[in-house]
A computed fold for an 88-nucleotide RNA from a Chloroflexota bacterium, annotated as c-di-GMP-I-GGC riboswitch aptamer. Its Rfam family is "c-di-GMP-I-GGC riboswitch aptamer". Its family is annotated with cyclic-di-GMP binding in the Gene Ontology.

C1' cells in the first nucleotide's frame, strides 16, 4: 500500500420487551442478538422517513396538499481515524 480466506484478542448490536425524551420520524439507558471489518466518527452529495410550526386550498379550530431548518451513518457514495491477520 492493497486485501478480509482462515484464526485469535477484543468491539458493536437488528427485531422485540421495559423506562425516559420527542408532535412525529427517531433518540438515550437497560435487557436481548439479526447481523457487522469500520455496524468508529462527520448529514458534504444522492436517497429514504417524519411534518409540531410554517405556507397554500378552504367559511373554518374540519379536511386536503406542500415544505426540513428535524431525523436515518445498520441505504449508497464521499471525507477522516483505527484493531487483528494476510500482502508489498
Nucleotide at each position: 500500500u492493497c486485501c478480509g480466506a482462515a484464526a485469535a484478542a477484543g468491539g458493536c448490536a437488528a427485531a422485540c420487551c421495559c423506562g425516559c425524551c420527542g408532535a412525529a420520524a427517531g433518540g438515550c439507558g437497560g435487557g436481548g442478538a439479526c447481523g457487522c471489518a469500520a455496524a468508529g466518527c462527520c448529514a458534504c452529495g444522492g436517497g429514504c422517513c417524519u411534518a409540531c410550526a410554517c405556507c397554500c386550498c378552504g367559511c373554518g379550530c374540519a379536511g386536503g396538499g406542500g415544505c426540513a431548518c428535524g431525523g436515518c451513518g445498520g441505504c449508497c457514495g464521499g471525507g477522516u481515524u483505527g484493531c487483528c491477520g494476510g500482502u508489498u
The organism belongs to Chloroflexota, within Bacteria.